[in-house]
Record summary: Large-subunit ribosomal RNA, domain I from Oceanococcus atlanticus, 495 nucleotides, folded computationally.
Context: one part of a larger RNA
RNA sequence: CGCAUUUGGUGGAUGCCUUGGCGAUAACAGGCGAUGAAGGACGUUGUAGUCUGCGAUAAGCCUCGGGGAGCUGACAAACAAGCUUUGAUCCGAGGAUUUCCGAAUGGGGAAACCCACCGCACUCGUGCGGUAUCCGCAUCUGAAUACAUAGGAUGUGUGAAGCGAACCCGGGGAACUGAAACAUCUAAGUACCCGGAGGAAAAGAAAUCAACCGAGAUUCCCUUAGUAGCGGCGAGCGAAAGGGGACCAGCCGAAUCAAUUAACUGUAGUGGAAGAUUCUGGAAAGUUUCGCGAAACAGGGUGAUAGCCCCGUACACGAAACGGUUAGUUGGACAUAUUAAGUAGGGCGGGGCACGUGAAACCUUGUCUGAAGAUCGGGGGACCAUCCUCGAAGGCUAAAUACUCGUUAUCGACCGAUAGUGAACCAGUACCGUGAGGGAAAGGCGAAAAGAACCCCGGAGAGGGGAGUGAAAUAGAACCUGAAACCGGAUGCGU
Numbered sequence: 001c002g003c004a005u006u007u008g009g010u011g012g013a014u015g016c017c018u019u020g021g022c023g024a025u026a027a028c029a030g031g032c033g034a035u036g037a038a039g040g041a042c043g044u045u046g047u048a049g050u051c052u053g054c055g056a057u058a059a060g061c062c063u064c065g066g067g068g069a070g071c072u073g074a075c076a077a078a079c080a081a082g083c084u085u086u087g088a089u090c091c092g093a094g095g096a097u098u099u100c101c102g103a104a105u106g107g108g109g110a111a112a113c114c115c116a117c118c119g120c121a122c123u124c125g126u127g128c129g130g131u132a133u134c135c136g137c138a139u140c141u142g143a144a145u146a147c148a149u150a151g152g153a154u155g156u157g158u159g160a161a162g163c164g165a166a167c168c169c170g171g172g173g174a175a176c177u178g179a180a181a182c183a184u185c186u187a188a189g190u191a192c193c194c195g196g197a198g199g200a201a202a203a204g205a206a207a208u209c210a211a212c213c214g215a216g217a218u219u220c221c222c223u224u225a226g227u228a229g230c231g232g233c234g235a236g237c238g239a240a241a242g243g244g245g246a247c248c249a250g251c252c253g254a255a256u257c258a259a260u261u262a263a264c265u266g267u268a269g270u271g272g273a274a275g276a277u278u279c280u281g282g283a284a285a286g287u288u289u290c291g292c293g294a295a296a297c298a299g300g301g302u303g304a305u306a307g308c309c310c311c312g313u314a315c316a317c318g319a320a321a322c323g324g325u326u327a328g329u330u331g332g333a334c335a336u337a338u339u340a341a342g343u344a345g346g347g348c349g350g351g352g353c354a355c356g357u358g359a360a361a362c363c364u365u366g367u368c369u370g371a372a373g374a375u376c377g378g379g380g381g382a383c384c385a386u387c388c389u390c391g392a393a394g395g396c397u398a399a400a401u402a403c404u405c406g407u408u409a410u411c412g413a414c415c416g417a418u419a420g421u422g423a424a425c426c427a428g429u430a431c432c433g434u435g436a437g438g439g440a441a442a443g444g445c446g447a448a449a450a451g452a453a454c455c456c457c458g459g460a461g462a463g464g465g466g467a468g469u470g471a472a473a474u475a476g477a478a479c480c481u482g483a484a485a486c487c488g489g490a491u492g493c494g495u
Base pairs, nucleotide, nucleotide: 001494002493003492004491005490006489007488008487009486015480016444017443020415021414022412023411024410025409026408027407028406029404030403031163032162039101040100041099042055043054044053046079047078049075050074051073061095062094063093064092065091066090070083071082072081106115107114108113116131117130118129119128120127121126122125133160134159135157136156137155138154139153140152141151167198168196169195170194171193172192178185182232208215209214219246220245221244222243223242229237230236250396251395252394257331258330259329260328261327262326263325264324265323266322267321269317270316271315275290276289279286291308292307293297299311300310301309345369346368347367348366349365350364351363352362355381376391377390378389379388380387431438432437451479454466455465456464457463
C1' cells in the first nucleotide's frame, strides 16, 4: 500500500410523523372610511428582547349574558407581588378609552415631525373644541359696466375623497406571435392604463323575430354548428332563427326605506349511554376470560392498536344583548313626461355587427344637412311594389348568471419538509440592489425533563471519563431512524 472481516467518525439520504399548504363542497358574508379606514410609527406587563394583545383608562376599563376553580398571553422557566365561590382567569354581545402618522383635512414637511391662529375654561401654561379642498343649499357682499354677472365672504350638510382579492360596466388601447417572409388580416378589443358601481353588475318588457303559419321582455346553459357566411376566399374568423332546458314579472311609486309583530336562524354555551380482569411489557388501548351501550362503532387524545378512560359524536336543549332572512301590519315619502326634433332619414369620413365596402341592409356618429305627425312612421339584408309586423327619438325592474379578500362546517385514489404556498420554524424575514425590484436557508430528545446532583482530567475552558435518570443515553440537547460518497482503528492475508 492492497484485499477481506469487523468497529467507529463524518454526512443527513431513507422510513415514520405533522403544527403547514393545495384543491373542493355546502351555507354565510360580500365591504371598511372625516364618528378618521386599510396600513404603520412609538409606547404599554414588577424584571432586558421579540411576537401577540392593547393605547397615557395602554396583555387592559364598564354593563349584560355564559361558565365554575383556579388565574396574572407566548418564547419561558424562576422570583416577587397579587386576584379569586361577595364567582376571578376565560368565552360571547354591547359600550368607554383609543398617543402620533396615514385620504390626513389649520399651515408646512425629508410620514410618524415642525410652526400657528380663534373660542371657552381654569391652578397661567395647560386642558378642551374649532380652523383643508370640492360640491349642494342659504345669507351677505360685489368688478371691468348702469341694471346685472363673474368673483369674494360667512354659515350649513352623518355630501365627496382614501383603501380593498376576483367578478361587472364604460373610456382609451398595444406588441411579440400566426400567416412557415410581410403590408390587409391575425394575436385582440387580449395584456395594460383610466373612470364608475354593486353584491352581483350589465341587459330587459319589441319602431323584436318570423314567414303568409306564428311567436311574445331580458339573462344563462345544451343544441342548431364548425353549419350559413366572412376571409391577401390565405392564415384564420364564425353567427342567427328554430328546438330543448334554468328562471320567470311586469311596470310609470311597481319597487325601496323605517318602525313593529310572528316564525326561523347567527354571534357564548348545556345535557349526553356503556368495563372489569389475566398475561407480556417501562407503559395496555395488545393478549386472555366474562360483560355492557349503540338515534352515539365520525374523529382526536391518553406511556403500543380503546364503542364502554378523556374530549367528543347521534340525539335533545339554550340568549340578558346585538344581528340576519321570510311574511304581515303601520308610517313616512312619492306619482316624472304627456307620447318624445336638430330627432328619423340623407351626403362625406369612421366604428360596431360572425359580415375586411362588398349587391351591404341594420346599429352608432365626427362633419354638412334634414322630415312626417297614426289618413303617420320604422323594419322584414341593395332597391321597388304588395303583404306581414312593430311604434324610435323618456324612464324603472327581482330570479335564473359571474366571482371569492373572507367566515363556519365538511371532504380528498392531493403533498408530506429539495414535496406542498416563496414562507410548517418570528418570511415577504435575513440578505442583495440607488431604485423599481429580487428573495432564501432553517421541522422531529423522551411517555414524562425525570435535561445528567456529585467526583475526576482540563484553561474557573472546549471536550471527555465515572456516577445518576430513563425501557433505551450509540435517545445527551450538534439529540428519532441514521444510507452513500469521504476519513480512521483493530484483526487476518498478500506485497

Notes
It matches the Rfam family "Bacterial large subunit ribosomal RNA". Lineage of the source: Bacteria > Pseudomonadota > Chromatiales > Oceanococcaceae > Oceanococcus. The full RNA is in RNAcentral, with records from ENA and SILVA.